The prediction has a mean pLDDT of 87.
This is a predicted structure of a 352-nucleotide part of an RNA (small-subunit ribosomal RNA, central domain) from an uncultured bacterium.
Rfam family: Bacterial small subunit ribosomal RNA.
[in-house]
Context: one part of a larger RNA
């Protein structure tokens, strides 16, 4: 390296964005680089095959042919790829219009419910936790009930097997900025596409840096218990932290463990958004087609099986990333990033 693979065996990048490159609809007329055809040169000699001959065979030697190139030069061809042209085309993409659903984003503002403190009334001997209890807390009046106040934090019902997002991830209400979809229309533009090494950008938690904030929670800590022992599990306290602002980190079981795009290839249901029809006195339902998202089932086919199956793990193409026996090890080194914690590239010797 051929080659075979990446739902669960070893393997799909955490996401999109996007430059190089690789690939790329329909029509025409040209070139003629690829392609593919004819001729020339050359491809030493041995070797290999394939006839023949020599050592007593044969190995092993000779002789003669045949064969070999992603070479090269010419000559004609022009479907098909490539290049050039074209007041060319419109189905791919894409802009214009009118509709539309949504926890898509950013910020400002605001309500209640509920835990905690506080302050004041009632009220009296306990509250608390637990398998049992004790640590705690309470006659300095606590639990418990009432009334008033601070303050952080999360939003119960509605809530879905439902929505929106590229992934992360997004829920009180409101209002402003502001991304994207979808579905109709009919006008424009005329391949303007896919994908995407590198590259920048976004990225849960948790950690970090600088000031805030701090209600409830709770690493780490203490203390009660348990136990043979408990540096857990149970209980009582408790700081980081968790909330905000700017700034770093960049990682996850970043999972659908399934990279994008396009096309094709029975169905049956139930759900979110449109739009057409048809019933319908109106209107709430209601029936059919349709496109677009989501789930269940389930035929061909696929699978090592489980199980996927128009959201495919089916059938093709096109472009990326990735694996190649277990530990050693996602480690060393080294080089790049980072305040640091570590991140990313990533081996070997040993060994089974």
């Nucleotide at each position: 390296c051929u080659g075979g693979g990446c739902g669960u065996a070893a393997a799909g990048g955490g996401c999109g964005c996007g430059c190089a490159g690789g690939c790329g609809g329909a029509a025409u007329a040209g070139c003629a680089a690829g392609u593919a055809g004819g001729a020339g040169g050359u491809g030493a000699a041995a070797g290999c095959c394939c006839g023949g001959g020599g050592c007593u065979c044969a190995a092993c030697c000779c002789c003669g042919g045949a064969g070999g190139g992603u070479c090269u030069u010419u000559c004609g061809a022009a479907a098909c790829u490539g290049c050039u042209g074209u007041g060319a085309c419109u189905u791919g993409a894409g802009u214009u219009c009118g509709g539309u659903a949504g926890a898509g984003g950013a910020g400002u503002g605001u309500g209640g419910a509920a835990u905690u403190c506080c302050u004041a009334g009632u009220g009296u001997a306990g509250c608390g936790g637990u398998g049992a209890a004790a640590u705690g807390c309470g006659c300095a009046g606590a639990u418990a009930u009432u009334a008033g106040g601070a303050g952080g934090a999360a939003c119960a019902c509605c809530a879905a097997c439902g929505g929106c997002g590229a992934a992360g991830g997004c829920a009180g209400c409101a209002c402003u900025c502001u991304g994207g979809g979808c579905c109709g229309a009919u006008a424009c533009u005329g391949a303007c596409g896919c994908u995407g090494a590198g590259g920048a950008g976004c990225g849960a938690a948790a950690g970090c840096g600088u000031g805030g904030g701090g209600a409830g929670c709770a690493a780490a800590c203490a203390g009660g218990a348990u136990u043979a022992g408990a540096u857990a599990c149970c209980c009582u306290g408790g700081u980081a932290g968790u909330c905000c602002a700017c700034g770093c980190c960049g990682u996850a079981a970043a999972c659908g463990u399934u990279g994008g795009g396009c096309a094709c290839u029975a169905g049956a249901u139930g759900u979110g958004g449109g739009a057409u029809c048809c019933a319908g006195u109106c209107a709430a339902c209601g029936g059919a087609u349709u496109c677009c998202g989501u789930g269940u089932c389930g035929c061909a086919g696929c699978u090592a099986a489980c199980g996927c199956a128009u959201u495919a793990a089916g059938u093709g193409c096109c472009c990326c990333g990735c694996c190649u026996g277990g530990g050693g090890a996602g480690u060393a080194c080294g080089g790049c990033c980072g305040c640091a914690a570590g991140g990313c590239u990533a081996a070997a010797a040993c060994u089974c």